[in-house]
Molecule: SAM riboswitch aptamer (S box leader)
Organism: Verrucomicrobiota bacterium
RNA sequence: CUUUCAUCAAGAGUAGCAGAGGGUUCUGGCCCGCUGAAGCUACGGCAACCGCUCCCGCGCAAGCGAGAGGACCAGGUGCCAAAUCCAGCUCCGAGGAGACUCGGGGGAAGAUGAAUG
Numbered sequence: 001c002u003u004u005c006a007u008c009a010a011g012a013g014u015a016g017c018a019g020a021g022g023g024u025u026c027u028g029g030c031c032c033g034c035u036g037a038a039g040c041u042a043c044g045g046c047a048a049c050c051g052c053u054c055c056c057g058c059g060c061a062a063g064c065g066a067g068a069g070g071a072c073c074a075g076g077u078g079c080c081a082a083a084u085c086c087a088g089c090u091c092c093g094a095g096g097a098g099a100c101u102c103g104g105g106g107g108a109a110g111a112u113g114a115a116u117g
Base pairs, nucleotide, nucleotide: 001117003115004114005113006112007111008110013043014042015041016040017039021032022031023030026088027087028086029085044080045079046078049076050075051073052069053068054067056065057064058063084109089106090105091104092103093102094101095100
C1' cells in the first nucleotide's frame, strides 16, 4: 500500500525544548493559538481493538465461533479541545414566495484496531 470487518456525540495533561501556526487535504463556516500553535522529549492519564482471564458450542487435535469480565500486565497498538469541530453528495420530514434554514437517515472521505495479499 490492497482488500475485508468493527468502532468513531463517552473518556483522559502537566512540565521542558521550540517559536507561528493548528483543527487530515480542498471549499465554506466555526473555533484553538505569543496567557505560546505544530513538532520533539520526559512523566502522567484515558480507553478496552488485540493480547489476557472465565464460560459455552463445534472439533480426535491444532484450532474455530458466540458471550462475559475487569484493568490484571514494567503485554502490542491507539488516544488525551470542540461529534471525525460542522457542512459539501443523496433521501425523508418541517418551515419559507424564494434564496435558504432546521431536524433525521444513508453515502463519500478520513482515523484507529484486527485480519488479509